[in-house]
RNA sequence: GGGGGCGUAGUUCAGCGGGAGAACGCUACCCUCGCACGGUAGAAGUCGCGGGUUCAAAUCCCGCCGCCUCCA
Repeated sequence: GGGGGCGUAGUUCAGCGGGAGAACGCUACCCUCGCACGGUAGAAGUCGCGGGUUCAAAUCCCGCCGCCUCCA
């Protein structure tokens, strides 16, 4: 330098045109003599960035950035 893949909650990931979600973690309360486990509720998101298409974009297209991998 070129090809391919990935980027969504603190972490690991799902979702692939119309509601942003799960598990774990975190906070509060309940339970307990106390802790753990368990139960209930809650907080937490520029969907990597910019642009385009569309009535509507996390999702489709283009460029850029970062990470992984292959070729040279």
A computed fold for a 72-nucleotide RNA from a bacterium, annotated as transfer RNA. Rfam family: tRNA. The family's RNA type in Rfam is transfer RNA. Model confidence (mean pLDDT): 86 of 100.